Predicted 3D model of a 368-nucleotide RNA (Bacterial RNase P class A) from Paracoccus methylovorus. The organism belongs to Paracoccus, within Bacteria. The coordinates come from a structure-prediction model, not an experiment, and the mean pLDDT is 79. The gene name in the source record is rnpB.
[in-house]
RNA sequence: GCGGAUGGCCGGAUGACCGCGGCGGCAACGUCGAGGAAAGUCCGGACUCCAUAAAGGUACGGUGCCGGGUAACGCCCGGCGGGGGAAACCCCAGGGAAAGCGCCACAGAGAAGAAACCGCCCAUGCAUGCAUGGGCAAGGGUGAAACGGUGGGGUAAGAGCCCACCGCGGGGCUGGUAACAGUCCCGGCACGGCAAGCCCCACCGGGAGCAACGCCGAAUAGGGACCGCGCGUCGCAAGACAGGGCUGCCUUUGCCCCAGCAGGUCCGGGUUGGCAGCUAGAUCCCGUCGGUAACGGCGGGGCCAGAGGAAUGGUCAUCGAAGGGGGCGACCCCGGAACAAAAUCCGGCUUACAGGCCAUCCGCGCGA
Numbered sequence: 001g002c003g004g005a006u007g008g009c010c011g012g013a014u015g016a017c018c019g020c021g022g023c024g025g026c027a028a029c030g031u032c033g034a035g036g037a038a039a040g041u042c043c044g045g046a047c048u049c050c051a052u053a054a055a056g057g058u059a060c061g062g063u064g065c066c067g068g069g070u071a072a073c074g075c076c077c078g079g080c081g082g083g084g085g086a087a088a089c090c091c092c093a094g095g096g097a098a099a100g101c102g103c104c105a106c107a108g109a110g111a112a113g114a115a116a117c118c119g120c121c122c123a124u125g126c127a128u129g130c131a132u133g134g135g136c137a138a139g140g141g142u143g144a145a146a147c148g149g150u151g152g153g154g155u156a157a158g159a160g161c162c163c164a165c166c167g168c169g170g171g172g173c174u175g176g177u178a179a180c181a182g183u184c185c186c187g188g189c190a191c192g193g194c195a196a197g198c199c200c201c202a203c204c205g206g207g208a209g210c211a212a213c214g215c216c217g218a219a220u221a222g223g224g225a226c227c228g229c230g231c232g233u234c235g236c237a238a239g240a241c242a243g244g245g246c247u248g249c250c251u252u253u254g255c256c257c258c259a260g261c262a263g264g265u266c267c268g269g270g271u272u273g274g275c276a277g278c279u280a281g282a283u284c285c286c287g288u289c290g291g292u293a294a295c296g297g298c299g300g301g302g303c304c305a306g307a308g309g310a311a312u313g314g315u316c317a318u319c320g321a322a323g324g325g326g327g328c329g330a331c332c333c334c335g336g337a338a339c340a341a342a343a344u345c346c347g348g349c350u351u352a353c354a355g356g357c358c359a360u361c362c363g364c365g366c367g368a
Stems, first nucleotide, its partner, number of pairs: 001364010012319007020033005035339001039350002042348005047209004054252005060205005065079005080094001081092004095200002100198002102194003117140002119136008148166006167189001168187008214275003223267005232241003243257004283302008323334004
């Protein structure tokens, strides 16, 4: 200098004038005022309410190597294993295929206890290539994949038939918290792949949501129709038992009801107002300590939108990245940056983003 990889930042600045919303103030005025994703509504929660809201089970859904972080998570950090890459680095829907069911098109002889298309060997007969019988799955072919791989021995020709190594299965020892890794021993040893097919295993999960929920005011039709099996026992009574009802389903607990019931189904009417919820937080910044890190402890400092059909804007001036033009140069002129807009809040993930800057790492080339 070039190429690649990873992480982070900016994405306008300053001043003046006018305008809008919150807060403070009698007023003048002061002060604050939309993002890294505010987006998607995909996860997890905080908070609020709910008589099926408690407990257990089941259905259903989610996660899926190990360890750590966190309020929690399907997130983050670190590690292990596998894959890609020359490397930095990136990716993985990462438990189980010998519990069962299912699928693997076409091609091919044959796709899971499947098999002989071309072939190889032996014997017999006829005769130079056929026929019959027997043996083979090593060579070739088909395919994404063919019942281990390479090399040697052996054989009529071959085959884990035998041997060495690799692979696979089982076991011991060592290291590691663990996932795993290394090493040694035994076994010729085996029914392939798919579970992001159903399934099995382990763990997790109540529902609805700020239009939640509450207060004030106001209005209407204290509306109408249908279903409602049971209407018993004891007791002076209160009440108890039995019975009916309330959950996606079941059991226990609990609650409601006793017939003009609790409860269930359908039709219809009123409320379109105001206040609150509403922004002090699992919050932000600085320092320090612990930790590989995510993150946590301690100390100090700060308050940075809260609208309510929805404010956060407009104008002017100067500067101003990339880029374009001119110039030998100094410099001059033009130009003026993307995706995009809070609505209860927070932690993540995912998606969108013109242009510019910074840092680190890998590789190549050159120079000293």